[in-house]
RNA sequence: GGAAGGUCACCGCCGAAUUGAGAUCCGAUCACGUUUCGGACUCGAACCGAGGACCCAUCCGUACCAAUGGGGUGAAUCGGUGCCGCCUUCGGGUGGCGCCGUAGGGCACACCUUCCCUGCCCGAACCCGUCAGCUAACCCGGUAGGCGGUUGCCGAGGAAGAG
Repeated sequence: GGAAGGUCACCGCCGAAUUGAGAUCCGAUCACGUUUCGGACUCGAACCGAGGACCCAUCCGUACCAAUGGGGUGAAUCGGUGCCGCCUUCGGGUGGCGCCGUAGGGCACACCUUCCCUGCCCGAACCCGUCAGCUAACCCGGUAGGCGGUUGCCGAGGAAGAG
């Protein structure tokens, strides 16, 4: 001097996942005052999601064929293909791992929104339990987790601050 990792503070990203109060409880602290800090619990605000009328939709009827419960949060759907395994009426189906796309989604001067071009990513996972279309009133829940330390480009609008 460089690289990697860890901790604290601050700033930022995905996501609804932020914030206030209390003569309550516990712990610590104190200059001993319902001091100060943290946690628990309770009640709000804000944001997010589910259930839930009229109306509407679905439901009725006809033809064909095989398979198969249905639904929710979420951007995360829909395909193609390789290998391995299982089933097979030998047409194919299905599970796991990988690759290539894709509906859709996110980030890129860090005050915010938006636009042009360009670049880099995601395209999962989980839940309900045979049950739910929409849905005013009503009603029930959630407020986690995971990452990073920025300087690509052309404009527009707004906000705040300074002079």